[in-house]
């Protein structure tokens, strides 16, 4: 220096995918299902990402711009929470 011994207890949530359903879409909800998560509990306050119905623009195209839409399992932040040790 490396590897093993080596590992708590009670549990919790639920990715992709499938079925149904809502939505213009992103995506959400319910059921099934487990990739993973010590908060993968709650909240869009800040940033980031996704979508573009509606609106605007134009060279009029399967075009470009735009969130009031979405993601809390993208990060920060706020609040709440389980067990153990000190």
């Nucleotide at each position: 220096g490396u590897a093993g011994u080596u590992u708590a207890a009670g549990g919790g949530c639920a990715a992709a995918c499938c079925u149904g359903u809502u939505g213009a879409a992103a995506a959400g909800c319910a059921g099934g299902g487990a990739c993973g998560c010590a908060a993968a509990g709650u909240u869009u306050c800040c940033g980031a990402u996704c979508u573009a119905a509606g609106g605007g623009c134009c060279a009029a195209g399967u075009g470009c711009c735009u969130a009031u839409g979405a993601u809390a399992g993208c990060g920060g932040a706020a609040c709440c929470g389980c067990c153990g040790u000190u």

This is a predicted structure of an 86-nucleotide RNA (c-di-GMP-I riboswitch aptamer) from Methylotenera sp. NCBI's taxonomy places the organism under Bacteria, Pseudomonadati, Pseudomonadota, Nitrosomonadales, Methylotenera. Rfam family: c-di-GMP-I riboswitch aptamer. Rfam links the family to the GO term cyclic-di-GMP binding. The model forms 100% of the base pairs in the Rfam consensus.